[in-house]
RNA sequence: GCCGACUUAGCUUAGUGGUAGAGCAACUCAUUCGUAAUGAGUAGGUCAAAGGUUCAAGUCCUUUAGUCGGCA
Numbered sequence: 001g002c003c004g005a006c007u008u009a010g011c012u013u014a015g016u017g018g019u020a021g022a023g024c025a026a027c028u029c030a031u032u033c034g035u036a037a038u039g040a041g042u043a044g045g046u047c048a049a050a051g052g053u054u055c056a057a058g059u060c061c062u063u064u065a066g067u068c069g070g071c072a
Stems, first nucleotide, its partner, number of pairs: 001071007010024004018055001026042005048064005
């Protein structure tokens, strides 16, 4: 230099163009003499950035950035 994949909650990740989910972690409550475990609940996401298409974009298109891989 060329090609490809990936980027979503603190971490690991799911997500057919139509209200962004789960597990772990955090917090609260219940249970216990107390802790752990268990149960119930709460909070936490400007979906990497910008633009475009669309009535509607995490999803489709373009560009940029970052990470990883392949070729030279």
Molecule: transfer RNA
Organism: uncultured Bacilli bacterium